[in-house]
RNA sequence: AGACGACAAAGGCAAAACCGCUUAAAGGCGGUGACGCAAAGCCACGGGUCUAAAACCUCAAGGGUCAUGACAGCCGGGUUACCGAA
Numbered sequence: 001a002g003a004c005g006a007c008a009a010a011g012g013c014a015a016a017a018c019c020g021c022u023u024a025a026a027g028g029c030g031g032u033g034a035c036g037c038a039a040a041g042c043c044a045c046g047g048g049u050c051u052a053a054a055a056c057c058u059c060a061a062g063g064g065u066c067a068u069g070a071c072a073g074c075c076g077g078g079u080u081a082c083c084g085a086a
Base pairs, nucleotide, nucleotide: 004084005083012037013036017032018031019030020029021028022027035073041079042078043077045076046075047074048071049070050069055065056064057063058062
């Protein structure tokens, strides 16, 4: 230095739920909260999942298709990083 990850040390992040804001929605942001996480830091490159405004179709009070939207706490990948037992 790299790999690796302890009944180590110092810390970090923050699920669900509730409240407020925002959005067509999924979702996002903030506060409370803590399910968990050794990258649960960051990045939509690949797979997957969610939503369907607009558009198109329709047998038309309706329904269907579909990301250009979203999810990094779904997986893979890229990249950065604290500590130092085995």
Predicted 3D model of an 86-nucleotide RNA (c-di-GMP-I riboswitch aptamer) from a Synergistales bacterium. Model confidence (mean pLDDT): 91 of 100. It was read from a public genome assembly, where an Rfam model found it.